The part of an RNA shown here (large-subunit ribosomal RNA, domain IV) has 325 nucleotides and comes from a bacterium.

Context: one part of a larger RNA
RNA sequence: UCCUUGUUAAGGAACUCGGCAAAAUUACCCCGUAACUUCGGGAGAAGGGGAGCCUACGAAAGUAGGUCGCAGUGAAGAGGCCCAAGCGACUGUUUACCAAAAACACAGGUCUCUGCGAAAUCGAAAGAUGACGUAUAGGGGCUGACGCCUGCCCAGUGCUGGAAGGUUAAGGGGAGAUGUUAGCGCAAGCGAAGCAUUGAACUUAAGCCCCAGUGAACGGCGGCCGUAACUAUAACGGUCCUAAGGUAGCGAAAUUCCUUGUCGGGUAAGUUCCGACCCGCACGAAUGGCGUAACGACUUGGGCGCUGUCUCAACAGGGAGCCCG
Numbered sequence: 001u002c003c004u005u006g007u008u009a010a011g012g013a014a015c016u017c018g019g020c021a022a023a024a025u026u027a028c029c030c031c032g033u034a035a036c037u038u039c040g041g042g043a044g045a046a047g048g049g050g051a052g053c054c055u056a057c058g059a060a061a062g063u064a065g066g067u068c069g070c071a072g073u074g075a076a077g078a079g080g081c082c083c084a085a086g087c088g089a090c091u092g093u094u095u096a097c098c099a100a101a102a103a104c105a106c107a108g109g110u111c112u113c114u115g116c117g118a119a120a121u122c123g124a125a126a127g128a129u130g131a132c133g134u135a136u137a138g139g140g141g142c143u144g145a146c147g148c149c150u151g152c153c154c155a156g157u158g159c160u161g162g163a164a165g166g167u168u169a170a171g172g173g174g175a176g177a178u179g180u181u182a183g184c185g186c187a188a189g190c191g192a193a194g195c196a197u198u199g200a201a202c203u204u205a206a207g208c209c210c211c212a213g214u215g216a217a218c219g220g221c222g223g224c225c226g227u228a229a230c231u232a233u234a235a236c237g238g239u240c241c242u243a244a245g246g247u248a249g250c251g252a253a254a255u256u257c258c259u260u261g262u263c264g265g266g267u268a269a270g271u272u273c274c275g276a277c278c279c280g281c282a283c284g285a286a287u288g289g290c291g292u293a294a295c296g297a298c299u300u301g302g303g304c305g306c307u308g309u310c311u312c313a314a315c316a317g318g319g320a321g322c323c324c325g
Base pairs, nucleotide, nucleotide: 001320002319003318004317005316006315007314008313010311011310014309019306028050029049030048031047036041038145052067053066054065055064056063057062068072080304081303082302083301084300085299086298087296088295092104093103108143109142110141111140112139113138114137120129121128122127146291147290148289149288151221152220153219156218157217158214159213160212161211162210165209166208167207171203172202176198177197178196179195180194183190184189222240223239224238225237226236249283250280261277262276263275264274265273
């Protein structure tokens, strides 16, 4: 010096990104216990008190009296607690070996497919799963307890339905053309049948175009100008564009750039935190919106207790390193 353990005056988080680590609390019995709440909880809330031994009484529980120690759950083992906010309802699951979470799952909600040789999936197939099930069933997507709710847009894309018209494949069809040559012709050339090579019209499905529907389908949800008897602001008006111009609720938010926004609270002092405001750069309604008791080795702010975290270090024990033998 390093590792590890114990104790510490006064102070008590001044340490630090952060009370990280440590300390403190701790079993049992008795008293007592708030907001809130889904009436189950919250709750071991919080906060207090008790305890050894002897004698008497008593069935015991215990009560009364006595008595010893600094100390009686006499050592060890054995919750720290509270307030407020965010996220996720909850118990669960996860990156075997840097992440346990607000991520995944979840019960519940909703959409959609599927009538059974089901849909879907594996497999060239046979066959199998689904299921020895049958729409109160099975598959897929999204959301994620519960409460209150879930607005407008079908123009684009998707899906579903429609069938009049347009377009459209192979196939069918075979007009016509070309090659060949019996024949004809003085020649140039013409040229039947057959064979061969091509091949127009016409016919013809789905699809696409087209017409509708559909958002808990993919998604989207405006701009400029003016206006009220101080000022300011604009319930109101004008105009342009759009498929439609963001409703309820929430809002400097896990979202706010400007920004340490402004005001209030907490502190002597607060870029964090809580409550408001709304000018939302760039919230917003099942890629759910807003609340919410309970729960959380989650995250954030505050407080009580407690402490060597610190002011500021000291001492003691064990081990290692180093030296000598």
The coordinates come from a structure-prediction model, not an experiment, and the mean pLDDT is 88.